[in-house]
Description:
The part of an RNA shown here (large-subunit ribosomal RNA, half B) has 1229 nucleotides and comes from Acidilobus sp. The RNAcentral record of the full RNA draws on ENA. NCBI's taxonomy places the organism under Archaea, Thermoproteota, Thermoprotei, Acidilobaceae, Acidilobus. The coordinates come from a structure-prediction model, not an experiment, and the mean pLDDT is 83. Rfam family: Archaeal large subunit ribosomal RNA.
Context: one part of a larger RNA
RNA sequence: CCCGGGCCAGGGAACUCGGCAAAUUGGCCCCGUAACUUCGGGAGAAGGGGUGCCUGCGGUCCUCGGCCUAAACCGGGGUCCGCAGGUCGCAGUGACAAGGGGGACCUGACUGUUUAACAAAAACAUAGCUCCCCGCUAGCCCGAAAGGGUGUGUACGGGGGGUGAAUCCUGGCCACUGGUGGUACGUGAAACCCGGGUUCAACCGGGCGAAGCGCCACUGAAGGCCGGGGGUAACCCUGACCCUCUUAAGGUAGCCAAAUGCCUUGUCGGGUAAGUUCCGACGCGCAUGAACGGAUCAACGAGGUCCCCGCUGUCCCGGCCCGGGGCCCCGCGAACCCACUGGGUGGGUGCACAGCCCCACAACCCCCCGCAGGGCGAGAAGACCCCGUGGAGCUUUACCGCAGCCUGCCGUUGACCCCCGGGCGGAGGUGCGUAGCGUAGGUGGGAGCCCGUGAGGGGUCCCUUUCGGGGGACCCUGAGGCGUCAAUGAAACACCACCCACUUCCGCCUGGGGGUCUAACCUGGCCGAAAGGCCAGGGACAGCGGUAGGUGGGCGGUUCGGCUGGGGCGGCACGCCCGCGAAAAGGUAACACGGGCGCCCAAAGGUCGGCUCAGGCGGGUCAGAAACCCGCCGUAGAGUGCAAGGGCAAAAGCCGGCCUGACCGGGCCCCCAACGGCACGGGGCCCGGACGGGAAACCGCGGCCUAGCGCACGCUCGUGCCCCCUUCGGUGGGGGCCGGGCACGACGGAAAAGUUACCCCGGGGAUAACAGGGUCGUCGCGGGCGAGAGCUCCUAUCGACCCCGCGGUUUGCUACAUCGAUGUCGGCUUUUCCCAUCCUGGGGGUGCAGCAGCCCCCAAGGGUGGGGCUGCCCGCCCAUUAAAGGGGAACGUGAGCUGGGUUCAGACCGUCGUGAGACAGGUCGGGCUCUACCCGCGGGGGGUGCCGGCCGCCUGAGGGGAAGGUGCCCUCAGUACGAGAGGAACGGGGCGCCGCGGCCUCUAGUUUACCGGCUGUCCUGGCGGGCAAGCCGGGCAGCCACGCCGUAAGGGGUUACCGCUGAAGGCAUCUAAGCGGGAACCCCACCCCGAAAAUAGGCGGCCGUUCGUCCUCCCUGGCUCUGCCAGGGAGGGCGACGAGGGCUCCCGUAGAAGACGGGGUUGAUGGGGCGGGGGUGUAAGCCGCGAGGGGGAAACCCCGAGCGGUUCAGCCCGCCGCUCCCAAUCGCC
Repeated sequence: CCCGGGCCAGGGAACUCGGCAAAUUGGCCCCGUAACUUCGGGAGAAGGGGUGCCUGCGGUCCUCGGCCUAAACCGGGGUCCGCAGGUCGCAGUGACAAGGGGGACCUGACUGUUUAACAAAAACAUAGCUCCCCGCUAGCCCGAAAGGGUGUGUACGGGGGGUGAAUCCUGGCCACUGGUGGUACGUGAAACCCGGGUUCAACCGGGCGAAGCGCCACUGAAGGCCGGGGGUAACCCUGACCCUCUUAAGGUAGCCAAAUGCCUUGUCGGGUAAGUUCCGACGCGCAUGAACGGAUCAACGAGGUCCCCGCUGUCCCGGCCCGGGGCCCCGCGAACCCACUGGGUGGGUGCACAGCCCCACAACCCCCCGCAGGGCGAGAAGACCCCGUGGAGCUUUACCGCAGCCUGCCGUUGACCCCCGGGCGGAGGUGCGUAGCGUAGGUGGGAGCCCGUGAGGGGUCCCUUUCGGGGGACCCUGAGGCGUCAAUGAAACACCACCCACUUCCGCCUGGGGGUCUAACCUGGCCGAAAGGCCAGGGACAGCGGUAGGUGGGCGGUUCGGCUGGGGCGGCACGCCCGCGAAAAGGUAACACGGGCGCCCAAAGGUCGGCUCAGGCGGGUCAGAAACCCGCCGUAGAGUGCAAGGGCAAAAGCCGGCCUGACCGGGCCCCCAACGGCACGGGGCCCGGACGGGAAACCGCGGCCUAGCGCACGCUCGUGCCCCCUUCGGUGGGGGCCGGGCACGACGGAAAAGUUACCCCGGGGAUAACAGGGUCGUCGCGGGCGAGAGCUCCUAUCGACCCCGCGGUUUGCUACAUCGAUGUCGGCUUUUCCCAUCCUGGGGGUGCAGCAGCCCCCAAGGGUGGGGCUGCCCGCCCAUUAAAGGGGAACGUGAGCUGGGUUCAGACCGUCGUGAGACAGGUCGGGCUCUACCCGCGGGGGGUGCCGGCCGCCUGAGGGGAAGGUGCCCUCAGUACGAGAGGAACGGGGCGCCGCGGCCUCUAGUUUACCGGCUGUCCUGGCGGGCAAGCCGGGCAGCCACGCCGUAAGGGGUUACCGCUGAAGGCAUCUAAGCGGGAACCCCACCCCGAAAAUAGGCGGCCGUUCGUCCUCCCUGGCUCUGCCAGGGAGGGCGACGAGGGCUCCCGUAGAAGACGGGGUUGAUGGGGCGGGGGUGUAAGCCGCGAGGGGGAAACCCCGAGCGGUUCAGCCCGCCGCUCCCAAUCGCC
């Protein structure tokens, strides 16, 4: 330090997003309980009282015995309830167990359900309400079908949608979309019919015509939707009222700054000292609103919000204690991770935040425990963003399909009857412009035709009609009627033939509708092993098969463009043309600037000829001239179809004549496309052919030039050319070439929309959001000038216009590092820096009398606080204060914490969207990993070095500190000043607060040493003990704060500033030389570290430089002389001695390990014993007492919670002493 647990003075939510966590409460009995209410509830509301033990008495129930039995009664045992007396403690559910409570609001009615593993919810469900489908061979669902489920159910049933208890309610709109119904008509596929196609087929046209669509209606508890402007009342305000535009209709009842209100912390009221939240109101409500339900609501909620009481370590503000880790020892022994490296700090540089580069500085080596600032730490090829002609989920009126469903036709598919169409054929009827006797269809023929087989007329009925008539049937009657001619007219009628239109009837073919039938087929029943049969019902329908049309996110496959100062939104700089950019060849970028094109013209084309414009001046005409005419001047200012540029005058402009070169075929060059190579498209030139104009030279392959455009496939066109199929010819069909048209404007040209916060993959720092860098418009701060105001007066103070800077805390711009990850707001914690200074200190000015202010200069030492609101930063507010300063450090600080906000997955509201979904809109909920390797930092040790070793005491280079900061009161003094009111200072004294350091006498905590009390249980005769300190009351030492003590004064140097002397500059001047004064600033003083201060220090003391032995070398001498011996010297090895130190041993208020301090028999170091002191609070045993009870005739004995005495007892002690009883023995390096 972490985890778990215990306690806390005073305060009591001041903590915080939020009482998170903790604490309080707690069982049972009794008393007592409000609003509200769906009368159930709310209720354990709230708030009180009681609770042990001993003894006695009463009662309930059970049981045993007695009384002959039952009941009752009596006696014994037990259970529960109650009363009384006695008695102890701080405390009696004495431990354990065991609701904190209340007042409101939002939301959901409720109990339930859910995202196994971040969301338990206001989401889901739910009873209840409502709409839709469905009469059973149903509807819905599964299946390719057979078949199956619902259901062996049948509308009080089943399926589907919505809403979500009850209560009060649920308004308007049917224009749109959907659903339902209807439908004369329009549209409408195949089949069929007719026609075209020489015949046939393909094919084409027409007819008929189903569903569907159109059309007409209905339908909202179907999808949905439910306005704007202006005026108006005798104060003002408001607007019952009026006007106007407009819609399918313009939001009713309700409700509201709401889970919905942008502005917004709306305004008012309440609560608070203070209230972005909360409650009550208000309401043109950005953007409420009625089963996507509106409003209300008792009860309920591990839901959300606010307030109050209680209670507390959440906090002020922290302290102590216990257990388990951590630390140490023994054993075993991972993971993450890994460029290089033995390293740092500052400044700089650098792809713009460097351990490695540059400069400077710092810096001996190693280990241990710790902290987390860095290693753009680890982890995860960023989930945000963009990109990919990557993917997936979902949606839809995206594209293309499919199932399903609806419908037509054909097949399975038959009989009879009725009705109605179509085509053809036959028969009949009808046919009215005007004129004309009259209702003249057309053409041709035609001079006659009809009639007792009944002319003409009349009646009844039917059909038709241009309303005047026409036709027919039957009856009556009974003999004539019509034409030619004439008139009229475009056409002349009798009669005959053919034809047209409409129409009636009949026949054939065919279609439609209806009815009946049964035998295919279907359903049910019965029989049967089956094949099948019988019966009942349905029935040529349905079903099934084929085909055709419709419908068709139910399902499948896909697409959902590019550019882009990120992307989206916007725009088109996506194809062309002109000018500029463009830097004097050409070419050249930007979402740079200024403009155009997507046509037009049959003349606006070709040619030949002629002419000259705009404008001005003069004149004419006229009442009057821009306009008509004449004359003169007139290089182009006009005009040139359209932009601009370039061009153009006997023209490229204007007028006229004749024309079609706005040709055919071929070739070359150029632009497009600087560079390598193209397409489409465009331009220029030439050759051949045929033409136009011109006398001719010549000109003409559209337009004064530069824009006016489109690959391939497909479809289509052409008096165009060629080929194939046929023996030939023709015809039809097909193909090729050339040419034209239909378009791709995203314009070198896919066939196609959205959404994703449920998302995925591949990539990018090629590209956004954070932070950094650059910049500094914006922002902050300052300056110059001084218009002005300040009674007067620019500069006490304020300061316009204009101008110049500085800063790098705002917001932008930029896209340079980072997307194989640099965690993002705020808070908490905590360090440091800046000064443009809020306070405190010093000074100058004042429109400074004093007090209090205002402005300015110096100054960064210290201080700069507490609360209400909100996630906030900010801000507002409350009460204090000397003051409650502004900023930086990756908007310092998430390997330090938090996680309220934002920014995953759930959910609600408003708004947008058909929808899936979306929203810098609101709302509730929602996982924060990491054992520290290196650097760094805080501590603790071991070595080496420091010119022999060692011990002790110092010095102080250097470093750290703020060790102090700041008020109030008294005095000065009611003085100076002032008319007064008011009202200082220098100096002195006292008392606080904040900070820092130390301490434990006191006070206050803790005190798992200790003492006592109490419960349950176990051991137990009693005593005495165990059970996570069981709980409770005390409590020494230690540790501690809330307690106590200290934190004095001064010296030196300076800032602004004030001066002295004083020149340059005969004066003046604080300055230039010189000198003085002068701040909480700087240095010292004071406290701490500090010989590793490499210039490695000083002082004192002790020990060593000695001895033995061996080896090597040198010198001297001797000898038996490559060598040996003796002596001396130097170096080295081993051993002895050695100051001193260490180990071992006993310890310590010293301590993680090391270290540090003490002791070790010549000893009080620890333990024990004893004493003192202290803590508890009066032990056990014995004696006496004791409410009462039992026994006994009595004396007396026995039981008994508890009380008194013995007893200032007993028990205990990390304290202070005494005492060698025990252990520090013996030793080692």